[in-house]
RNA sequence: UUAUCAUGAAAGGUGGAGGGACUCGCCCGAUGAAACCUUGGCAACCGUCCGGACCCAAACGUCAGGAAAUGGUGCCAAUUCGAAUUCUUUCGAAAGGAAGAAGAAGAUAA
Numbered sequence: 001u002u003a004u005c006a007u008g009a010a011a012g013g014u015g016g017a018g019g020g021a022c023u024c025g026c027c028c029g030a031u032g033a034a035a036c037c038u039u040g041g042c043a044a045c046c047g048u049c050c051g052g053a054c055c056c057a058a059a060c061g062u063c064a065g066g067a068a069a070u071g072g073u074g075c076c077a078a079u080u081c082g083a084a085u086u087c088u089u090u091c092g093a094a095a096g097g098a099a100g101a102a103g104a105a106g107a108u109a110a
Stems, first nucleotide, its partner, number of pairs: 001110005010039005018028003023083003040076003045072002048067003052063003080105001085102007
C1' cells in the first nucleotide's frame, strides 16, 4: 500500500491472576485469567491443482470460478464485544435517544 473483518472452530497438562489492543462501558476469570506445551478443530489470504474467458498465438500473464487443510501463515467467548470522530435521517420542549453511511484505530494476509 491493497484485500478482508455477519460466518466458523476446544479439550487436556503446566501455571497461578489476570484477560477482552488503547479510553469509557460492558463482559470473561479460583467452577482457574495470561503465558507455554500436547492433541483436536475452523478457515481458502499466499502457494498448489483443475478446467473456462481475455490479449495476434501460446503461457509459468490477467480475470472470474472450482478443488484440496500431507505446503506457508492465521484463527478457535461475545459482530473487530459495544461505543469512541464526521455526515445524513428520525423521535424529543429540552437533556438526550434511535437508524444509516463514511472515516479513524486495530487484527490477519499478500

SAM riboswitch aptamer (S box leader) from a soil metagenome, 110 nucleotides, folded computationally. The coordinates come from a structure-prediction model, not an experiment, and the mean pLDDT is 82.